[in-house]
Context: one part of a larger RNA
Molecule: small-subunit ribosomal RNA, 3' major domain
Organism: uncultured bacterium
C1' cells in the first nucleotide's frame, strides 16, 4: 500500500423482514446437458451459459454427413498467348441434380476505324477456407454497478515504498453541499444539459374536431359553414428549497406548511469513471502466425441441425364457481400496408375460397379489442373443469409439407384434486391480470422477442440476521 477474516463500527440495497404473485409436483412449447446417430455442423457453461448468438433449420439457409461433379476455380486484380460465341434459342444423348457429350441458326458496346471496353480458351501469378489460436490482437459486449467512486499537477511530510489533499463533524441520492484542516486548485465519474410524460399559453386548422347557425337523412360531421373544444406539431411559460413556520453551528441541509396541474431529483428513458474478470466473440466484421491447395476450396441431390431411456432451466395452458359455456352491448394505445394492407357483398359449420370498393395513408384498410357489464344456462362430479394424445375428413404457403410447416371440423377425451426440500420477481399506474401491434418473415413450430394500451391492489414494525457496496485492527502478500 493491498488483499483478508465464521473482528468490531456506520451506511445503502427488494439484501432481509412484512405482503402479493409464482417457480419446484402434471401435460405441452422452447434451450441445454447427456445418450444415440452416417451426420445429429459451431460458440456460449457459477453469479455473469441454457426461449443465449438465432429479430424465422422443409429445399435455401447450411458451416455437418452420404454419394456424383469440379481444379486459375462460386469471387478479384494483373501478365503472357490465342481466340468467335457474348443477347436469345438450343433439339437430342447420359445423369438423381449439378455437370459432361452435342448439331444448327447466328458476328457484342463504343469508335476520331488508329483502337478502347467487355467476353471465351490455355499457361502462370493468384483466389478461396464458418480451418487452428480470443491465451498473439483491434473492433464490439457481458459483470461488479448507475455503486461512488478512480486519479492528477504543485506544495507539505517521511532515508524510502509512500502519505497528505480524498481523513474528520454535519448533510445528501451522490467525492452531493457545509464547516473545519498542509494544504490549494484540477481532471474523469454524479448532477445539469438531450428524449417521452404530466399543466397552462400561444401559432396553425386539413385528410382531425364538432360548441353555437343552418340544410338533408332510417341513421352517422353526412353537406354549408364554423376555431370555441379534442387533437396534431411548432415555439413558449412553468419548480428554483423560491416564500412561511421549526430544528441546526450564524453553514450546508432536514421537518412541517402555504400557494400551484406538478414538488424537494415531479415519473420514465438515454447516458456506464479508472478498472476487474488472460471473462466472451478469430462463426458478425478486421487481423498477425501456423495450416489445407485436384481439397480442409467450390458445386449439386438426398439426409441430418426437428434423434430419445433420461436430467436441468426458461415458459406456455391447468387443476375451476372471483369460474366453464351461450347470446346481447360498451371502451383504447401504439403500429404495419403497393411483388402490400384489403372493405361492402356473396360461397362456405370452419380455416378458407370468390370479388374488388378504397388506401403510397391523421383520409382507406389489417380492425374484433379482450378482461369489462347486462341476461340465461351448468352446481361440486375428474364434471359442461382440463385439454394433452390418436383417427378420420379439409384448408392455405410453397417446385415440394413423408423425414420436418401452421391452420380448421367431426371423434378421441390423458395427466393434472394447488405442488416436498427449496428457490424467483416485485415499493405504485408497480405487481397481478387484460387483450392489441411489430420486426425477422413464401409459410411456419412465436407459448419467444420488443413495444402499446385496458383494469388494477396487498405489505413495509425495522436492519437482528443472510447476500453485495465504505472508515479502523491484526496473523497474510
Nucleotide at each position: 500500500u493491498g488483499a483478508c477474516g465464521g473482528g468490531g463500527g456506520c451506511c445503502c440495497g427488494c439484501a432481509c423482514a412484512a405482503g402479493c404473485a409464482g417457480c419446484g409436483g402434471a401435460g405441452c412449447g422452447u434451450g441445454u446437458g447427456g445418450u444415440u446417430u452416417a451426420a445429429u455442423u459451431c460458440g456460449a457453461u457459477g453469479g455473469u451459459a441454457c426461449g443465449u448468438g438465432a429479430a424465422g433449420a422443409a429445399c435455401c439457409u447450411u458451416a455437418c454427413c452420404u454419394g456424383g461433379g469440379u481444379u486459375u476455380g462460386a469471387c478479384a486484380u494483373a501478365c503472357a498467348g490465342g481466340u468467335a460465341g457474348u443477347a436469345g434459342c438450343a433439339a437430342g444423348g447420359u445423369g438423381a441434380a449439378a455437370g459432361c457429350c452435342g448439331a444448327g441458326c447466328g458476328a457484342c458496346c463504343c469508335u476520331u476505324c488508329g483502337g478502347g471496353g467487355a467476353g471465351c480458351c490455355u499457361g502462370a501469378a493468384c483466389a478461396g477456407g464458418u480451418g487452428c489460436u480470443g491465451c498473439a490482437u483491434g473492433g464490439c459486449u457481458g459483470u461488479c454497478g448507475u455503486c461512488a467512486g478512480c486519479u492528477c499537477g504543485u506544495g507539505u511530510c517521511g532515508u524510502g515504498a509512500g502519505a497528505u489533499g480524498c481523513u474528520g463533524g454535519g448533510u445528501u441520492a451522490a467525492g452531493u453541499c457545509c464547516c473545519g484542516c498542509a494544504a490549494c486548485g484540477a481532471g474523469c465519474g454524479c448532477a445539469a444539459c438531450c428524449c417521452c410524460u404530466g399543466u397552462c399559453c400561444u401559432u396553425a386548422g386539413u385528410u382531425g374536431c364538432c360548441a353555437g347557425c343552418g340544410g338533408a337523412u332510417a341513421a352517422u360531421g353526412c353537406c354549408g359553414g364554423g376555431g370555441a373544444c379534442u387533437c396534431u406539431a411548432g415555439g413558449g411559460a412553468g419548480a428554483c428549497u423560491g416564500c412561511c413556520g421549526g430544528u441546526g453551528a450564524c453553514a450546508a441541509a432536514c421537518c412541517g406548511g402555504a400557494g400551484g396541474a406538478a414538488g424537494g431529483u415531479g415519473g420514465g428513458g438515454a447516458u456506464g469513471a479508472c478498472g476487474u474478470c488472460a471473462a466472451g466473440u478469430c462463426a458478425u466484421c478486421a487481423u498477425g502466425c501456423c495450416c489445407c491447395u485436384u481439397a480442409u476450396g467450390u458445386u449439386c441431390u438426398g439426409g441430418g441441425c426437428u434423434a430419445c431411456a433420461c436430467a436441468c432451466g426458461u415458459g406456455c395452458u391447468a387443476c375451476a364457481u372471483u369460474g366453464g359455456c351461450c347470446g346481447g352491448u360498451a371502451c383504447a394505445a401504439a403500429g404495419g400496408g403497393c411483388u402490400g394492407c384489403a372493405a361492402a357483398c356473396c360461397c362456405g359449420u370452419g380455416a378458407g375460397g370468390g370479388g374488388g370498393a378504397g388506401c403510397g395513408a391523421a383520409u382507406c384498410c389489417c380492425a374484433a379489442a379482450a378482461a369489462g357489464c347486462c341476461g340465461g344456462u351448468c352446481c361440486c362430479g375428474g364434471u359442461u373443469c382440463g385439454g394433452a394424445u390418436u383417427g378420420g375428413a379439409g384448408g392455405c404457403u410453397g417446385a415440394a409439407a413423408c423425414u420436418c410447416g401452421c391452420c380448421u371440423c367431426c371423434a378421441u377425451g390423458a395427466a393434472g384434486g394447488c405442488g416436498g426440500a427449496g428457490u424467483u420477481g416485485c415499493u405504485a399506474g408497480u405487481a397481478a391480470u387484460c387483450g392489441c401491434g411489430g420486426a425477422u418473415c413464401a409459410g411456419c413450430a412465436a407459448c419467444g422477442c420488443c413495444g402499446c394500451g385496458g383494469u388494477g391492489a396487498u405489505a413495509u414494525c425495522a436492519u437482528c440476521c443472510u447476500c453485495g457496496g465504505c472508515g479502523u485492527g491484526c496473523a497474510c502478500a